Predicted 3D model of a 77-nucleotide RNA (transfer RNA) from Candidatus Zemynaea palustris. It matches the Rfam family "tRNA". Model confidence (mean pLDDT): 81 of 100. NCBI's taxonomy places the organism under Bacteria, Bacillati, Vulcanimicrobiia, Vulcanimicrobiaceae, Candidatus Zemynaea.

RNA sequence: CGGGAUGUAGCUCAGCCAGGUAGAGCGGGCGCUUUGGGAGCGCCAGGCCGCAGGUUCGAACCCUGUCAUCCCGACCA
Numbered sequence: 001c002g003g004g005a006u007g008u009a010g011c012u013c014a015g016c017c018a019g020g021u022a023g024a025g026c027g028g029g030c031g032c033u034u035u036g037g038g039a040g041c042g043c044c045a046g047g048c049c050g051c052a053g054g055u056u057c058g059a060a061c062c063c064u065g066u067c068a069u070c071c072c073g074a075c076c077a
Stems, first nucleotide, its partner, number of pairs: 001073007010026004020057001028044005050066005
């Protein structure tokens, strides 16, 4: 330098193909239960969907650019 993959809640990941209310598990808070802890059950909080722009009535999803991480290749030695 070229090609590819990944980026979504604190963590691990779905959702993207085929645009139409952003989700799950774990973790956190509260309540019930227990003498207490743990476990169990219920409820709640937590998101500029990497960033910017575009298309569209409407974008996590499509298009363009860009950033970060990883893989492969090229180049130099």